[in-house]
Molecule: Glycine riboswitch aptamer
Organism: Enhydrobacter aerosaccus
RNA sequence: ACGAUCCCUGUGGGAGAGACCGCCUCUUGAAGGCGGCGCCGAAGGAGCAACCGGCCCCGGAAACUCUCAGGCAAACGGACCGCAGGAGGAUG
Numbered sequence: 001a002c003g004a005u006c007c008c009u010g011u012g013g014g015a016g017a018g019a020c021c022g023c024c025u026c027u028u029g030a031a032g033g034c035g036g037c038g039c040c041g042a043a044g045g046a047g048c049a050a051c052c053g054g055c056c057c058c059g060g061a062a063a064c065u066c067u068c069a070g071g072c073a074a075a076c077g078g079a080c081c082g083c084a085g086g087a088g089g090a091u092g
Stems, first nucleotide, its partner, number of pairs: 007086007018037001020036006038072003044068001045066003051060004
């Protein structure tokens, strides 16, 4: 001097699937509780794998898989991506 991965904040975008059925409560609703069936995967979680690392048996590991959780009008949330800022300090 260039300033990376990761992390934090703000902001923009951001999919999927029943405003399902029955009962109860109530402020009568798209709300709350209980039960039931049908679904979704992109909070989180778990599992395996290509692959990677150590080493001969372990560890890490996905947007794949499972749906425990979460979700199935809108809102909220939402992996991930973009922009701005902060911290940081790999690399040269």